[in-house]
Context: one part of a larger RNA
């Protein structure tokens, strides 16, 4: 000198764009943050038309489907194939989407809702009877897939892989409709997303030198989407290590960011990618996908309810509260845009997101006036008492406009047309009238380092980044005048280059 998610002191006019719990991964009141589909299904309630049968509309809990594994948060753990980079899978999976081929035949038994009875304070149940489906379970068909086998051929990368043919075994489906379509099943391919393996890189300590028994390898069996001590039985005795094993400490990693001429050093907020976690520990279920933040079960700590028998909860989602702290915001508006879920669609949901609010926290821009004005006014300060300085500064004169008021008023909207804007009557434009009116501070002035005098004080009070000032003439303390620097900021502290 630069930088900052900063803080403190003094001060503070406006706007734009960013940023805002770095500490207690401390505890959380309240509200909201994941629903949707009646064009899968039976029913209930209300309405309309009708004498009625019935038709039809809307809404709803339930069965069923899809979603809830995304999006959002945090960085506790992790020194590891976690991450980065480069390869590999002849060892793998992939809902929705796209393409292609083929099919969508025929039966059955239940159950929630509902009725009735009943237990409980509640949470939540139990029993009886009835009913539907794209819910569940059989049968058929089998191009194809899978399983084992036989034959032929081709190829490679060691285990091997691929193609063709043969007969055998196993395995499918669901309907709805406004008649346009929307679906369902099997297989193949693609796309997307993941899983696994390996080479290389990745902090400190040797005042950590030896570590290891599922440990290293083999055979067999099991498990998995898949390879593998992943797990198990048996067998062998290996494996790692001064090129730092093991142990201990610290830490999410990267793109980047800061600094620097560079090499390097520091760092990992916001934004983007990956990983890990969701009160603490453990476990599986469902599912294409989780060992699942707003799911389940078990244990633990804590909080709450209770009729003492038993129950309920998890803000490291968005706001917000207490606490901790030097320190960090609103219990706001809207789905108008972008994106996501569901739906044929209309649409519904969306604290993702878009906006607004608060904060000089940062960066950028603008303003606090402009021109003229010497009697060099008054006052202040200094003085050698002559004057010097404050100083064109003020006053005075002439102008100008951003705060104010009124009028107009967006783009952002894309969805055939139409309709649709939270922000917002905002930005912006025009006009009006009073009037320089409403808007300057902070630090410093001994040297480093730009800027000096007077008074007070008297090694006192105090200053100080270093050197050092102060004990009676202090340019170094305090005050005043003057001056220097930066400017809606200035200075200090902290961290870093």
């Nucleotide at each position: 000198g630069g930088a900052c998610g900063a803080a403190a002191g003094c001060u503070g006019g406006c706007g734009g764009c960013a940023u805002g719990c770095c500490u207690a991964a401390c505890a959380c009141a309240u509200g909201c943050a994941a629903g949707u589909c009646g064009a899968a299904c039976g029913g209930a309630a209300a309405g309309u038309a009708g004498c009625a049968a019935u038709a039809u509309u809307u809404u709803c809990a339930g069965u069923g489907g899809c979603g809830a594994a995304c999006g959002g948060g945090u960085g506790a753990g992790u020194a590891a194939c976690a991450c980065u980079u480069g390869a590999g899978c002849a060892a793998c999976c992939u809902a929705c989407c796209u393409u292609g081929u083929a099919c969508u035949u025929u039966g059955g038994a239940a159950u929630a809702a509902c009725u009735c009875c009943u237990a409980g304070a509640a949470a939540u149940g139990g029993g009886u009877g009835c009913u539907a489906a794209u819910a569940c379970c059989g049968a058929a068909u089998a191009a194809g897939a899978c399983c084992a086998c036989g034959a032929a051929g081709a190829g490679g990368c060691a285990u091997c892989u691929c193609u063709u043919c043969g007969g055998g075994g196993u395995c499918a489906a669901a309907g709805c409709u406004c008649c346009g379509g929307c679906g369902g099943u099997a297989c193949a391919a693609g796309a997307u997303g993941g899983g696994c393996u390996c080479g290389a890189g990745u902090c400190c300590a040797a005042u950590u030198a030896g570590c290891u028994a599922g440990a290293u390898g083999g055979u067999g069996a099991g498990a998995u989407a898949a390879c593998a001590g992943c797990c198990c039985a048996c067998c062998a005795u290996g494996g790692c290590a001064a090129c730092g094993a093991u142990u201990g400490g610290u830490a999410g990693c990267c793109g980047g960011c800061c600094u620097g001429a560079g090499a390097g050093g520091g760092u990992g907020a916001u934004c983007g990618g990956c990983c890990a976690c969701a009160c603490u520990g453990g476990a599986a279920c469902u599912g294409a996908g989780a060992c699942a933040c707003g799911g389940u079960c078990c244990a633990g700590a804590c909080u709450c309810c209770u009729a003492c028998g038993g129950g309920a909860g998890g803000c490291a989602g968005c706001a917000g509260u207490g606490g901790g702290g030097a320190a960090u915001a609103u219990u706001g508006g809207g789905c108008a845009a972008u994106g996501g879920g569901c739906g044929a669609a209309a649409g519904c949901c969306u604290u993702a997101c878009c906006c607004a609010g608060c904060a000089a926290u940062g960066c950028c821009g603008c303003g606090u006036g402009u021109a003229u004005g010497a009697a060099g006014a008054a006052g202040g300060u200094c003085u050698u008492c002559g004057g010097a300085u404050u100083g064109u500064a003020a006053a005075g004169u002439a102008c100008u406009a951003u705060a104010u008021u009124g009028g107009g008023g967006a783009a952002g909207a894309a969805c055939a047309c139409a309709a649709u804007g939270a922000c917002g009557g905002u930005a912006c434009c025009c006009a009006a009238g009073a009037g320089a009116a409403a808007a300057a501070g902070c630090c410093c002035c001994g040297g480093c380092u730009a800027a000096c005098u007077a008074u007070g004080u008297g090694c006192c009070a105090g200053c100080a980044g270093c050197c050092g000032c102060g004990g009676u003439a202090a340019u170094a303390c305090a005050u005043a005048g003057g001056g220097g620097g930066c400017u809606a900021g200035c200075u200090u502290u902290g961290u870093u280059c």

The prediction has a mean pLDDT of 83. This is a predicted structure of a 497-nucleotide part of an RNA (small-subunit ribosomal RNA, 5' domain) from an uncultured bacterium. The full RNA is in RNAcentral, with records from ENA.